[in-house]
RNA sequence: CUCUUAUCCAGAGAGGCGGAGGGACCGGCCCCGUGAAGCCUCGGCAACCUGGCGGGUUCUUUUCGACACAAUGACGUGGCGCAAAAGGCCGUCCAAGGUGCCAAUUCCGGCAGAGGUAAUCUGGAAGAUGAGAG
Numbered sequence: 001c002u003c004u005u006a007u008c009c010a011g012a013g014a015g016g017c018g019g020a021g022g023g024a025c026c027g028g029c030c031c032c033g034u035g036a037a038g039c040c041u042c043g044g045c046a047a048c049c050u051g052g053c054g055g056g057u058u059c060u061u062u063u064c065g066a067c068a069c070a071a072u073g074a075c076g077u078g079g080c081g082c083a084a085a086a087g088g089c090c091g092u093c094c095a096a097g098g099u100g101c102c103a104a105u106u107c108c109g110g111c112a113g114a115g116g117u118a119a120u121c122u123g124g125a126a127g128a129u130g131a132g133a134g
Stems, first nucleotide, its partner, number of pairs: 001134008013042005021031003025110004043102003048098002051093005059087005064081002067078003106126001111123004
C1' cells in the first nucleotide's frame, strides 16, 4: 500500500516544550495567542486481539455409537445420535500484555431512495480503528 471482516449517537485530559494553525478531502459550521499542529511526561477511557467462566445446538471439524449399503481377510460409503472433544457464534468477568482513543454522532452534509424541492428517516460512498491475509 492492497484485500477480507467487525465496529464507529457511549466513554475518557492535565502539565511541560512549542508558536499558528486544526477538525482526512470538498462545502458548511466550529475550535484556537485565555495558546492550534507536533513532541514529551503523567493520568484516564474503552474492551478489538490475548485470558477466565458460562450458555445454546443455529454452524464447522474430528472422534465415538448403533443402523443401512457395499465388500468381506482387513480397509470403506451414507445419513442419524438426547454421545464426546475442539473451533466458530453469543453472554459475562478481568485489564497484565499488543493496539486504539480522550471538543462537538466519524462535528454535519457530499451519493442514492422515501418524504412535499422542507423537516426527518433509511441505505451507501469516503474515512478511522482492530483482527486476519497478501